[in-house]
RNAcentral holds the full RNA, with entries from SILVA. The part of an RNA shown here (small-subunit ribosomal RNA, 3' major domain) has 476 nucleotides and comes from Dobera glabra. Rfam family: Bacterial small subunit ribosomal RNA. The coordinates come from a structure-prediction model, not an experiment, and the mean pLDDT is 80.
Context: one part of a larger RNA
RNA sequence: UGAUGGGGGCCACACAAGCAUUGGAGCAUGUGGUUUAAUUUGAUGCAAAGUGAAGAACCUUAUUAGGGCUUGACAUACCGCAAAUUCUCUUGAAAGAGAGGGGUGCCUUCAGGAACACAGACACAAGCAGUGUAUGGAUGUCAUCAGCUCAUGCUAUAAGGUGUUGGAUUAAGUCCCGCAACAGGUGCAACCCUCUUGUUUAGUUAACACCAUUGAGUUUGGAACCCUGAAUAAACUAUCAGUGAUAAGCCGAAGGAAGGUGAAGACGAUGUUAAGUCAACAUGCCCCUUAUGCCUUGGGUGACACAUGUGCUACAAUGGGUGGGACAAAAGGGUCACAAUCCUGCGAGGGUGAGCUAACUUCAAAAACCCAUUCUUAGUUUGGCUUAUAGGUUGCAAUUCGCCUACAUGAAGCUGGAAUUUCUAAUAAUCAGUGGUUAGCCAUACGAUGGUGAAUUCAUUCCUGGACCUUGUACA
Numbered sequence: 001u002g003a004u005g006g007g008g009g010c011c012a013c014a015c016a017a018g019c020a021u022u023g024g025a026g027c028a029u030g031u032g033g034u035u036u037a038a039u040u041u042g043a044u045g046c047a048a049a050g051u052g053a054a055g056a057a058c059c060u061u062a063u064u065a066g067g068g069c070u071u072g073a074c075a076u077a078c079c080g081c082a083a084a085u086u087c088u089c090u091u092g093a094a095a096g097a098g099a100g101g102g103g104u105g106c107c108u109u110c111a112g113g114a115a116c117a118c119a120g121a122c123a124c125a126a127g128c129a130g131u132g133u134a135u136g137g138a139u140g141u142c143a144u145c146a147g148c149u150c151a152u153g154c155u156a157u158a159a160g161g162u163g164u165u166g167g168a169u170u171a172a173g174u175c176c177c178g179c180a181a182c183a184g185g186u187g188c189a190a191c192c193c194u195c196u197u198g199u200u201u202a203g204u205u206a207a208c209a210c211c212a213u214u215g216a217g218u219u220u221g222g223a224a225c226c227c228u229g230a231a232u233a234a235a236c237u238a239u240c241a242g243u244g245a246u247a248a249g250c251c252g253a254a255g256g257a258a259g260g261u262g263a264a265g266a267c268g269a270u271g272u273u274a275a276g277u278c279a280a281c282a283u284g285c286c287c288c289u290u291a292u293g294c295c296u297u298g299g300g301u302g303a304c305a306c307a308u309g310u311g312c313u314a315c316a317a318u319g320g321g322u323g324g325g326a327c328a329a330a331a332g333g334g335u336c337a338c339a340a341u342c343c344u345g346c347g348a349g350g351g352u353g354a355g356c357u358a359a360c361u362u363c364a365a366a367a368a369c370c371c372a373u374u375c376u377u378a379g380u381u382u383g384g385c386u387u388a389u390a391g392g393u394u395g396c397a398a399u400u401c402g403c404c405u406a407c408a409u410g411a412a413g414c415u416g417g418a419a420u421u422u423c424u425a426a427u428a429a430u431c432a433g434u435g436g437u438u439a440g441c442c443a444u445a446c447g448a449u450g451g452u453g454a455a456u457u458c459a460u461u462c463c464u465g466g467a468c469c470u471u472g473u474a475c476a
Stems, first nucleotide, its partner, number of pairs: 001476002003473003007470003010466003014460001018423001020421001022419001025313008033304002041052002063299007072124001076123001078120001080118001086101006106113002127287001130285002135282002137277001139275001140273001142271001147186003152181001153162003166177002192265001194263002197233007212219001236259001239253002242250002302442001315416001319375007332363003338355001342351003382413001387408001389406005429452004434447002
């Protein structure tokens, strides 16, 4: 100087106080294991396991079994021949192989050239083969924790120390005071974006108080309100009382839309983990070159005794079913599209195709909620797995292996052991709508959106993690 302590002070949904889960059931999905011709592969405590994958029927695809190719699917050069596009037949699972037609274009200095196809020879192409312990790049983690460091000086035998320690304070090495230190850098904070309030300005596709008008903000005026876009103001411990060292600050009050970082986001210091990634991409070395490359058909990645992670749906009456009614939300998407209306079907859908390149039209029905009625504690009018049949739809194709509908079937499950996770307010919980990825979809995932809307915090003793100071140490 570090490391460490069942030493001392500080902090955090770390415990406590509460709420809802997980762990038991069924299913979805990932992983391990086993199996397999193959079940491609990376990731493995926190920081792997609904992760790379914002979507495996073919393709994807890296895997496997067949069938093929060897200057190659692709690139740059050399030479020869031939325009190119194109049509038909045979064979084949396809890729491909074989055969026969049709066709003579563009530029031109008439030598040739450009583009494309075929054949040949050599350089080479190609590699999701290996090494993340050769690397770049971007990423996770400690951690949004408050640290990390330097010039000059001083000090010490030296690695070093001092500054950065002390007192008080803060979310903060934040700020104040003191001090052999005095200046500075980087993190912190602020500057950026969103939300919350007002004013000004602009009123179309949005809005409608007044005046007319209509079935209807439908139309004409009008520019107040809502809202949308732009600009601007506002919050800074500014004011007052108390406290403190006349400081930094802390506590209370007023005013205010908002008060002590107003609420969220982006933003992640020096370093740590030879952390992960050569399969995003790039790249050194090494390996392969009639194959570890390339094309193709089918299979596989979807297997199933089991183990485990993350979720969804439930076990019911604070509920299920039926009928009616409300707020009629916010944010999104749409021309390869979204599709109103009408007709048709029990339904998924089908037919028709107005409108809209969107504050105009459309997806679109918000649902929890309220009212009425029924069920009456049961494996039930709970729960919906599974299975059979009949359909719909996307697509060359739905058997392995899609989604959806109708009818029938009606499994486990009656609140879950030890243990364990999230969360401090518009949060948890609960309810629905939506987006990207798609031809379609295995989405119960992931991302953003709003509706309804709690409980609790005595306190830092203990558990876990963390930085700083101090102190002990037979540790380095």